[in-house]
RNA sequence: CGCCUAAGCGAGAUGGAAGCGGGGGACCCACGUUGUUGGGGCUAAUCGUGCCCGGCUCUUAGAGCCGCUGGCAUGUAGCGCCGCUCUUUCGGUGCGAGCCCGUCAGCUAACCCCGCAAGCAACAGAAAGAGGA
Numbered sequence: 001c002g003c004c005u006a007a008g009c010g011a012g013a014u015g016g017a018a019g020c021g022g023g024g025g026a027c028c029c030a031c032g033u034u035g036u037u038g039g040g041g042c043u044a045a046u047c048g049u050g051c052c053c054g055g056c057u058c059u060u061a062g063a064g065c066c067g068c069u070g071g072c073a074u075g076u077a078g079c080g081c082c083g084c085u086c087u088u089u090c091g092g093u094g095c096g097a098g099c100c101c102g103u104c105a106g107c108u109a110a111c112c113c114c115g116c117a118a119g120c121a122a123c124a125g126a127a128a129g130a131g132g133a
Stems, first nucleotide, its partner, number of pairs: 001132001002120002019116006029106001038104001039101004047075006053067006078095005084131007
């Protein structure tokens, strides 16, 4: 010696090459799992629980069942940070969102397509080991 991420190259612009990331797509292999309760993909971002709310049924208040979607709270698979990188242990802390395809996608050589946005950041936890510029 910033962080996140594929999203980078020594600062800015243009162009180009290479690179990085993702998807589609045979044989072989795998696979009855396909049936509107659609299905699938990117991403760490999934899966629950409770309450509200909504619907249906019974009912005197109330009770039961269901809920694709919605709101709040809470937990959670998973992911990140504590200032060079990696490994191990301990401690602290945060996120746990969104978006796309359009009835269709297992894997997948050749081949084809797309992306390389946007944000955060004012003093940095402790111990051991290895390594780099």

A computed fold for a 133-nucleotide RNA from a soil metagenome, annotated as c-di-AMP riboswitch aptamer (ydaO/yuaA leader). Rfam family: c-di-AMP riboswitch aptamer (ydaO/yuaA leader). Gene Ontology terms of the family: cyclic-di-AMP binding and regulation of gene expression. The prediction has a mean pLDDT of 76. The RNAcentral record of the sequence draws on MGnify.